A computed fold for a 521-nucleotide part of an RNA from an uncultured bacterium, annotated as small-subunit ribosomal RNA, 5' domain. The full RNA is in RNAcentral, with records from ENA, Greengenes and SILVA. It matches the Rfam family "Bacterial small subunit ribosomal RNA".
Context: one part of a larger RNA
RNA sequence: GAUGAACGCUAGCGGGAGGCUUAAUACAUGCAAGUCGAGCGGUAGAUUUGACUUCGGUUGAAUUGAGAGCGGCGCACGGGUGAGUAACGCGUACGCAACUUACCCCUGAUAGGGGAAUAGCCCCGGGAAACUGGGAUUAAUGCCCCAUAGUUUCGGUUGAAGGCAUCUUUGACCGAAUAAAGUUGAGGCGAUCAGGGAUAGGCGUGCGUCUGAUUAGCUAGUUGGCAGGGUAACGGCCUACCAAGGCGACGAUCAGUAGGGGGCGUGAGAGCGUGACCCCCCACACGGGUACUGAGACACGGACCCGACUCCUACGGGAGGCAGCAGUAAGGAAUAUUGGACAAUGGGCGGAAGCCUGAUCCAGCCAUCCCGCGUGCAGGAUGAAGGCCCUCUGGGUUGUAAACUGCUUUUAUUGGGGAAGAAUUCUUAUUAUUCAUAAUGAGUUGACGGUACCCAAGGAAUAAGCACCGGCUAACUCCGUGCCAGCAGCCGCGGUAAUACGGAGGGUGCAAGCGUUAUCC
Numbered sequence: 001g002a003u004g005a006a007c008g009c010u011a012g013c014g015g016g017a018g019g020c021u022u023a024a025u026a027c028a029u030g031c032a033a034g035u036c037g038a039g040c041g042g043u044a045g046a047u048u049u050g051a052c053u054u055c056g057g058u059u060g061a062a063u064u065g066a067g068a069g070c071g072g073c074g075c076a077c078g079g080g081u082g083a084g085u086a087a088c089g090c091g092u093a094c095g096c097a098a099c100u101u102a103c104c105c106c107u108g109a110u111a112g113g114g115g116a117a118u119a120g121c122c123c124c125g126g127g128a129a130a131c132u133g134g135g136a137u138u139a140a141u142g143c144c145c146c147a148u149a150g151u152u153u154c155g156g157u158u159g160a161a162g163g164c165a166u167c168u169u170u171g172a173c174c175g176a177a178u179a180a181a182g183u184u185g186a187g188g189c190g191a192u193c194a195g196g197g198a199u200a201g202g203c204g205u206g207c208g209u210c211u212g213a214u215u216a217g218c219u220a221g222u223u224g225g226c227a228g229g230g231u232a233a234c235g236g237c238c239u240a241c242c243a244a245g246g247c248g249a250c251g252a253u254c255a256g257u258a259g260g261g262g263g264c265g266u267g268a269g270a271g272c273g274u275g276a277c278c279c280c281c282c283a284c285a286c287g288g289g290u291a292c293u294g295a296g297a298c299a300c301g302g303a304c305c306c307g308a309c310u311c312c313u314a315c316g317g318g319a320g321g322c323a324g325c326a327g328u329a330a331g332g333a334a335u336a337u338u339g340g341a342c343a344a345u346g347g348g349c350g351g352a353a354g355c356c357u358g359a360u361c362c363a364g365c366c367a368u369c370c371c372g373c374g375u376g377c378a379g380g381a382u383g384a385a386g387g388c389c390c391u392c393u394g395g396g397u398u399g400u401a402a403a404c405u406g407c408u409u410u411u412a413u414u415g416g417g418g419a420a421g422a423a424u425u426c427u428u429a430u431u432a433u434u435c436a437u438a439a440u441g442a443g444u445u446g447a448c449g450g451u452a453c454c455c456a457a458g459g460a461a462u463a464a465g466c467a468c469c470g471g472c473u474a475a476c477u478c479c480g481u482g483c484c485a486g487c488a489g490c491c492g493c494g495g496u497a498a499u500a501c502g503g504a505g506g507g508u509g510c511a512a513g514c515g516u517u518a519u520c521c
Stems, first nucleotide, its partner, number of pairs: 001520003005517005012373006018366002020331001025329003029326003034073003039070002045064008080284003089209008099201002104197007112146004122135005152177011182189002210256003217247003222244004227239003259281004263274004286307005309320004337363001339362003345359001346357004376407004386398005413457005421448001426443008465510005470491003476505005486493002
């Protein structure tokens, strides 16, 4: 000098930031991922209305229409944590002639015909519950079959160009295989195939990346080959066979510790230390394992299995996972509200209106840090009283300090006014054109918040402490104590005149803080 700090004493305000470093301990409760009726069948209900009526109601039509269900997209983003990991994990620089990429943009082409189911609804059950069985029946942008196939894929024949070894690019011919979905206010929104782009990823490699040799040898899918499987893709990634290799004092293996980087702290620099907040990457989601779906996961708020723990139970069986936001218990020196809003920014779905969003934006708590402001200013000497000290009828000091006089009103209080953040969207009017889009006006939309800010009123009114004073180190005397009580970062003070202990007066330093402790330079 610094800190995600804590503790002691003290405390007026504002702005900006930060806030479980410990138990990756256990979690009550609420919320944190939905959305689309412009994909589908359609219901309860409501409104209007007709018929019958025992006046209770029954039944038909039209309009509207939840909740649930099928289906699509999203749930792989966003948010949290740092347990594991010494590794191509990260950083940096290259490579992929070995790869993928939903939604988005551009280009070209296409959409012909048919079928069987199933949820919902209805009927009948089982179970304490969670949930679940059977029957009948129905729809789709759900599923299946056929057709069409240039670019796609595979096999074969053949030509050209190029390179980096396996090869790559491109042209012609033959054979085989694979597509589609509708909806609508008819504009659109979508569907299928192929090519290109963008974005996002996957894989490989050089170099760099803590400590220990009181760890010296390690290794059998091990190292390489051939064949096959698997993958989006290369590869012992996996399997069978063959060979005997591979790594290591340039530190293998083992052990310990640890997420990495941009950065941050310090320092003139070299360096040393560190990885909170913010950004990028990685890993994890009660411990361990596995795959499914999907463009993408081996998936925090999905599934299955094993385990530990907790809960419900009718004892047969079930349910759960805060390292999301709040919050609770525990641990600890120690770390906040079970708050408001989707107004803005961004995300998901939707044509849109919109819905959802503990992301986010705000507010609350905490002197935890940084910055700023204030606690008054000017005059005022009978140098008052009181305190303290002394060489004590007196003097020094506290000290212009107070009283007293004048001034100001930041801040606080009270009373008025009062934002920017808003651009959109939507409604409406006009204009333009490619006729559903754009432009220009008007109206509409603010959680924060009656907040910030501005104005006025009266009144010095509402506001100072903490540590130190032997040397280092700025600041000195008296009293008490008497190697006691005590101090102390180091040197060291204290045994009767202690500037070093305790108190007082005075002084020094910093100041809404000041000291102590811990850690780093």